[in-house]
A computed fold for a 71-nucleotide RNA from Paramuricea clavata, annotated as transfer RNA. The sequence is in RNAcentral, with records from ENA, Ensembl Metazoa and Rfam. The same sequence occurs in records of 2 taxa. The coordinates come from a structure-prediction model, not an experiment, and the mean pLDDT is 84. Its Rfam family is "tRNA". By type it is a transfer RNA. Rfam links the family to the GO term triplet codon-amino acid adaptor activity.
RNA sequence: GCGCUAGUAGUGUAGGGGUAUCAUGUCAGAUUCCCAUUCUGACGACCCGGGUUCGAGUCCCGGCUGGCGCA
Numbered sequence: 001g002c003g004c005u006a007g008u009a010g011u012g013u014a015g016g017g018g019u020a021u022c023a024u025g026u027c028a029g030a031u032u033c034c035c036a037u038u039c040u041g042a043c044g045a046c047c048c049g050g051g052u053u054c055g056a057g058u059c060c061c062g063g064c065u066g067g068c069g070c071a
Stems, first nucleotide, its partner, number of pairs: 001070007010024003018054001025043006047063005
């Protein structure tokens, strides 16, 4: 330098055009004499810029970062 691949709550992840999923975490409540466990509720995210589209996390282009391969 070229190619492939990945980037989503604090953390780990699902979703590949139509309300962003689950777990964990944090906070509040219930339970308990207290703690732990358990249960309920809430909070919290689409790497950046542009394009296509009625609509983009998803498709396209460019960039950034990580991984793998070739030179």